Context: one part of a larger RNA
RNA sequence: CCGGGGACUCCCAGUGGGAAACGAAGACCCCGUGGAGCUUUACUACAGCCAGGUGCUGCUCUAUCGGCGGGAUUACAGAGCGUAGGUGGGAGCCUUCGAAGCUGCCUCUCCGGGGGCAGUGGAGGCGACAAUGGAACACCACCUAAUCUCGCUGAUAGGGCUUAUCCCGAAAGGGAGACAACGCCUGGUGGGUAGUUUGGCUGGGGCGGUACGCCCACGAAAAGGAAACAUGGGCGCCCAAAGGUCGGCUCAGGCGGGUCAGAAAUCCGCCGUAGAGGGUGAAGGACAUAUGCCGGCCUGACUGCUUUCCUAACAGCGUGGAAAGCAGGUGCGAAAGCAGGGCCUAGCGAACAGUGGUGCCCUCUUAGUGGGGGCCCACUCUGUCAGACAAGCUACCCCGGGGGUAACAGGCUUGUCGCGGGCGAGAGUACACAUCGACCCCGCGGUUUGGUACAUCGCUGUCGGCUUGGGCCAUCCUGGCGGUGCAGGAGCCGCCAAGGGUUGGGUUGUUCAUCCAUUAAAGGCCCACAUGAGCUGGGUUCAGUACGUCGCGAGACAGUACGGUAGUAUCUACUGGGAG
Numbered sequence: 001c002c003g004g005g006g007a008c009u010c011c012c013a014g015u016g017g018g019a020a021a022c023g024a025a026g027a028c029c030c031c032g033u034g035g036a037g038c039u040u041u042a043c044u045a046c047a048g049c050c051a052g053g054u055g056c057u058g059c060u061c062u063a064u065c066g067g068c069g070g071g072a073u074u075a076c077a078g079a080g081c082g083u084a085g086g087u088g089g090g091a092g093c094c095u096u097c098g099a100a101g102c103u104g105c106c107u108c109u110c111c112g113g114g115g116g117c118a119g120u121g122g123a124g125g126c127g128a129c130a131a132u133g134g135a136a137c138a139c140c141a142c143c144u145a146a147u148c149u150c151g152c153u154g155a156u157a158g159g160g161c162u163u164a165u166c167c168c169g170a171a172a173g174g175g176a177g178a179c180a181a182c183g184c185c186u187g188g189u190g191g192g193u194a195g196u197u198u199g200g201c202u203g204g205g206g207c208g209g210u211a212c213g214c215c216c217a218c219g220a221a222a223a224g225g226a227a228a229c230a231u232g233g234g235c236g237c238c239c240a241a242a243g244g245u246c247g248g249c250u251c252a253g254g255c256g257g258g259u260c261a262g263a264a265a266u267c268c269g270c271c272g273u274a275g276a277g278g279g280u281g282a283a284g285g286a287c288a289u290a291u292g293c294c295g296g297c298c299u300g301a302c303u304g305c306u307u308u309c310c311u312a313a314c315a316g317c318g319u320g321g322a323a324a325g326c327a328g329g330u331g332c333g334a335a336a337g338c339a340g341g342g343c344c345u346a347g348c349g350a351a352c353a354g355u356g357g358u359g360c361c362c363u364c365u366u367a368g369u370g371g372g373g374g375c376c377c378a379c380u381c382u383g384u385c386a387g388a389c390a391a392g393c394u395a396c397c398c399c400g401g402g403g404g405u406a407a408c409a410g411g412c413u414u415g416u417c418g419c420g421g422g423c424g425a426g427a428g429u430a431c432a433c434a435u436c437g438a439c440c441c442c443g444c445g446g447u448u449u450g451g452u453a454c455a456u457c458g459c460u461g462u463c464g465g466c467u468u469g470g471g472c473c474a475u476c477c478u479g480g481c482g483g484u485g486c487a488g489g490a491g492c493c494g495c496c497a498a499g500g501g502u503u504g505g506g507u508u509g510u511u512c513a514u515c516c517a518u519u520a521a522a523g524g525c526c527c528a529c530a531u532g533a534g535c536u537g538g539g540u541u542c543a544g545u546a547c548g549u550c551g552c553g554a555g556a557c558a559g560u561a562c563g564g565u566a567g568u569a570u571c572u573a574c575u576g577g578g579a580g
Stems, first nucleotide, its partner, number of pairs: 008580008017572003021568002029402004034398002036394004042196005048189008058161018085143005092126003101120008165176004199212001200210002208229001213235005236385001237279001238342002243298007251275001253271005277287001280347001283345003302328009330339003353380005359375006409456001410454001411452003415449001417445006426436002463538001464536003468530001469527005476501003479496006503517005544562004548557003
């Protein structure tokens, strides 16, 4: 000096490793006292439908029943001539407008008789007086009960009518008819429609449970208080005696003795601080000078009120519970005293509404009566227990949020899983250690399955296959060694070693598995279960449809079956090419 390559500044084409790439305030999951669509034997309504009453809506008949009124009859203790309902008046009353008597029929009956009708008869009959009796029917009036009859009225059931009303018809007229239709009131039915609800806690949610109101022990670290879906249990009553008081008594158990009588019946003696008992199959504490057991008398399992404490540590808090005291009245006791339930600690509930009680107040009416309201007490509920009237489905879904919370992958952990070690009971004819190795103990790994919920829900694409690989060694083959219960061959066990290799098919979406045929061998694992802006899309996991099963249903099912949109290269990186 020339040539090639590289570096540097750029350009073109391409590939798709990275930007947990971009796209869309995640559609899965949870949450919201969010929404919507759908269902139903959810709740509450409404339309519609059914039925009753009533208005429009009138006339009439029959039967039954009720009310009122008129008439008639009946009403029997005994005594008494006799069948005396009750009270009052009463000295007369009925009768030729037909008395007594007689005959026939009907009816009631306490079987004695009473009443009515018809005929006959032709002038008396009854009461008062007397007797009996609580009370004397001549006659008149009223009342009670029953029966019959008449009238009015109402109800129920049934029948008839036509003028309201309705239908057909141009009309004439015909049909239906107080029914229907319509209005009002009441009851029922009523997803046809509408408005809503469908709880909380929760090692995600659901399922389960109730840790949602209470009590006891422990947790709880000697005051009080103290959490977990920590541990072990209990309550939602019962009792008129199982309550109050006074008096008396002492238990369980053991030993000894004793007829039937036994391990245990009743009896005697000794020991016996509670080892028994209490209404409670909770536990703890207290109780023998009784809070235990027996008997007597009782109802304090009272009324009104105050204070303190717990419920509720340290602020407030309803309700419930407990304790002390005052007043009234009470029980027991000689009295002191005790008693406002039960030895104590669990056994419980607001407002509204209803019912009952008791006295008072307010209001409507002038007053009385009556109606309405209020205060107080008791009972009947809210157990999600400081107390909404309340069921489901959604894969047709929507919105607001959450990595406060699940599913994938990651992190932590490693019970489980995989691999190894210590010890060496035993198997191996004998012999623990060629090989295998129980029980027990100690590790490593981070490929399984779990646990957790730390990052991610304004989004990190999810199984398998294909493609392309990189790594580890706890090595399947190939290589080098050692041991052997290694004669040789073939094996078995161990040490070193990751350079290379590690097949083709059938079934299944499969990974896996199983089978076929080979092979030196057909290793395991990691890389976001490597790899979807590389492919696929068979599986899973939207909307359609069907079966089985479950559900009344809407719908649902790690049950099944058929079907089902796979986007994009700006930067960087890499590959190839080009210019300066």

The prediction has a mean pLDDT of 80.
This is a predicted structure of a 580-nucleotide part of an RNA (large-subunit ribosomal RNA, domain V) from a Candidatus Micrarchaeota archaeon.
It was read from a public genome assembly.
Rfam family: Archaeal large subunit ribosomal RNA.